[in-house]
This is a predicted structure of a 338-nucleotide RNA (Bacterial RNase P class A) from an Acidimicrobiales bacterium. RNAcentral holds the sequence, with entries from ENA. The prediction has a mean pLDDT of 76. A source record names the gene rnpB. Its Rfam family is "Bacterial RNase P class A". Rfam classes the family as a ribozyme. About the family: Ribonuclease P (RNase P) is a ubiquitous endoribonuclease, found in archaea, bacteria and eukarya as well as chloroplasts and mitochondria. The source organism's lineage runs through Bacteria, Bacillati, Actinomycetota, Acidimicrobiia and Acidimicrobiales.
This record gives sequence, C1' cells and structure tokens, in this order.
RNA sequence: CGAGUCGGCCGGGUGGCCGCGGACGGGGCGCUGUCCCGUCUGAGGAAGGUCGGGACUCCGCAGGGCAGGGUGCUGGCUAACGGCCAGUCGGGGCGACCCGAAGGAAAGUGCAACAGAGAGCAGACCGCCGAUGGCCUUCGGGCACAGGCAAGGGUGAAACGGUGCGGUAAGAGCGCACCAGCGAUCGGGGUGACUCGGUCGGCUCGGUAAACCCCACCCGGAGCAAGGCCAAGCAUGGGACGGGCUGCCCGCCCGAUGUCCCAAGGUAGGCCGCACAGAUGGAUGGCCACCCCCUGGGUUUCCAGGGACAGAAUCCCGCCUACAGGUCGACUCGCCGC
Repeated sequence: CGAGUCGGCCGGGUGGCCGCGGACGGGGCGCUGUCCCGUCUGAGGAAGGUCGGGACUCCGCAGGGCAGGGUGCUGGCUAACGGCCAGUCGGGGCGACCCGAAGGAAAGUGCAACAGAGAGCAGACCGCCGAUGGCCUUCGGGCACAGGCAAGGGUGAAACGGUGCGGUAAGAGCGCACCAGCGAUCGGGGUGACUCGGUCGGCUCGGUAAACCCCACCCGGAGCAAGGCCAAGCAUGGGACGGGCUGCCCGCCCGAUGUCCCAAGGUAGGCCGCACAGAUGGAUGGCCACCCCCUGGGUUUCCAGGGACAGAAUCCCGCCUACAGGUCGACUCGCCGC
C1' cells in the first nucleotide's frame, strides 16, 4: 500500500423566530371552566416486526396421569427465555475467523427417485479361475460344461473397511503387520461435554429422527380493548297520590297508558391502571443564519441540490429485521522498502 476478519460508537451541531403537547407558578374573566404570561420539559438505536421471556391483571387449579406443544452437546449467568458468556465436538476458510435443530439409528416401524447385476443380514453385467468333478487326448495338454471367486472394470449420494505381505487354480480378514472405525476394559487430564494412552475382541456391524418414534426437561388460559372505581337516559322492581297558578283555603287547569320519590345491577360517558415524554390512543414540528458531511458546476474566496431507516402508547429483558454517511480499536493474509 492492497485485500479481508471481528468488536464498539455516532446518527448532524450552535443560535434566533414562530407553532404544538405536558407539568408547575402567577394573573384576567362570564371561575368544577376558559384565556393570557413565565419557568421547566417533550422519540430511537432500532421507539419497528410483535418472535421468545417476565412483571402486572382477571379467570381456572387437591394430587397424579394421558393427549397436545416446546426445548435438545457441556458448564455458568439471569426474574425468565428459543437469550448471553466461556468451552467441547463436527464442517468451511491459507489465515484472522465463520457456521451448526449438535440427545438416541446394536428399542421398534418406515423411506431411498434415477442409474445399476445387486440398496439391507444385497449382488454377478463385464471380468478372473476352472485346482476338484466332467469330456477329449498324440499324456505335453486342450474344451470352458458343471462349478468356484469378488481382486479389477462399470452404476450410484451411498455397494458390507484401507495399504502391504503371505496364501490360492483364482480369490477372499482366509492368516499376519500397520492404519481407520466399533465394543469391552484399565490408567492419566478435565466440574463437565470431551480428550490422551495401553490391552483384548470379533474382523466391520451403512444412511436417514426439520420420518413416525424413544429418552430427558419445561409448559393452565386470556391479555392494558387486561382489570378496577364512579355513573346519565331507557327498561325493571318498590313506595307515595298528586303537580301548577299561590305562603294557606277555595277555585281553575294538567295528570292514572300519569306524576313524584327510592333501589341494586349495569350501558353511554368519565376517572384510575399510566410512568422524571405521555396522550383525545392526536403533541414531539417548521423557517432563517453560521458551521459539518456528500454530489454536481466553477477552480481563489463562490453557486445549486441533498443529509438515511424510521418514529413512543402499560412497563421491562432479549432476538430479528431496516439504515445515507462517518468514526475508533484489535487482528489476519499478500506485496514493497529499511
């Protein structure tokens, strides 16, 4: 210098003017209200998606089981989580590093297109042999009929270990050595997942559980339109017999399909829940000046345009997704110079 990996931060700044919501204080008026003035205050890293968990609220619930759903390597953190941290194992990358629904396939059931001879305790297409048996023989051998084999070729994502030596008619874990894998066992390290090493065994026992299933653990339901308080009108129930002119009597008028009073529940409506922003589920904005960044033009000051994603609604912890541009730190690889 170039190419990358990981983690963090910012998300325009200052001032002025106008406007909007909220709280407090003061004042005016026609005073449970309304208007004016002043002070303070008013979106985010994701406020978003509403995906996981919790607080809170109401309903349900003796205990246990079934069904259903979720989670799934280990240790820790947390109120909890499908979250976070550290690690183990597997895969990818030269590397920094990244990715992983990562329990069980020697419980059981199922599945595997196409190709291929054969796809689950498999198989013989090409091929090898033809020792043994058979036929022929000039006794050297020949034929490739029975039969033997699975080394080599070929198909496939996958074909019942790999390399070598021996062995054989040809071959084969048939035997042996080493290696890989599995199981048993012993020892060392680690809390653990796991790992390192020794001995023995049969020689090999495949894949798939985001297929059914098995195992372990967890899970009651609905959600702030939760829920609580106050409470018109209409209707319902109970009581009284009146009401107006008029303080009383008379009189007149109205009225029993009525008038007045009371009651609980509850609708509209209001308040709380509800916040050091905060609702009417509705404010949080605009303009100007200077500065900052980007783009285009001019090249000495200048001119024009632009500055993302988005936006609270009960609150909190996470995850995921969107995002112009800028910035910081750690590290890796390559090239060059000293």